[in-house]
Molecule: transfer RNA
Organism: Candidatus Margulisiibacteriota bacterium
RNA sequence: GGGCAGUUAGUUCAGCUGGUUGAAUGCCUCGCUUACACCGAGGAGGUCGUAGGUUCGAGUCCUACACUGCCCA
Numbered sequence: 001g002g003g004c005a006g007u008u009a010g011u012u013c014a015g016c017u018g019g020u021u022g023a024a025u026g027c028c029u030c031g032c033u034u035a036c037a038c039c040g041a042g043g044a045g046g047u048c049g050u051a052g053g054u055u056c057g058a059g060u061c062c063u064a065c066a067c068u069g070c071c072c073a
Stems, first nucleotide, its partner, number of pairs: 001072007010025004019056001027043005049065005
């Protein structure tokens, strides 16, 4: 220098053909317990990497850039 994959909650990851952003785990509160843990119920937490474009509507489609990993030279 060229190619491919990835970037979504604190963490690990889903999100199908463009139409309300989710799960597990962690965190907080309550219940349970002598107490802790387990378990049960509820809750908070999101610029969907950044900036543009298309569209009535974008996590999803298009473009550029950034970062991470792999391959080639």